[in-house]
RNA sequence: GCGGGUGUAGCUCAACGGUAGAGCAGUAGCCUUCCAAGCUAUUGACGGGGGUUCGACUCCCCUCACCCGCU
Numbered sequence: 001g002c003g004g005g006u007g008u009a010g011c012u013c014a015a016c017g018g019u020a021g022a023g024c025a026g027u028a029g030c031c032u033u034c035c036a037a038g039c040u041a042u043u044g045a046c047g048g049g050g051g052u053u054c055g056a057c058u059c060c061c062c063u064c065a066c067c068c069g070c071u
Base pairs, nucleotide, nucleotide: 001070002069003068004067005066006065007064010024011023012022013021018054026042027041028040029039030038047063048062049061050060051059
């Protein structure tokens, strides 16, 4: 330098055009003599910019970070 892949919550992962979900973690409550475990509720996220579309995490372009291969 070229090609490909991944980027979503504090962490690990879904969702592939129409309300962004789960598990663990956090907070509050219930239970318990207390703690742990369990139950309920709740907080919190689409790497950045632009385009297409009535509507974009999703499609297209550029860019950033990381990983793999080629040179």
The RNA shown here (transfer RNA) has 71 nucleotides and comes from Thermogutta sp. Its Rfam family is "tRNA". It is annotated as a transfer RNA. The source organism's lineage runs through Bacteria, Pseudomonadati, Planctomycetia, Pirellulales and Thermogutta.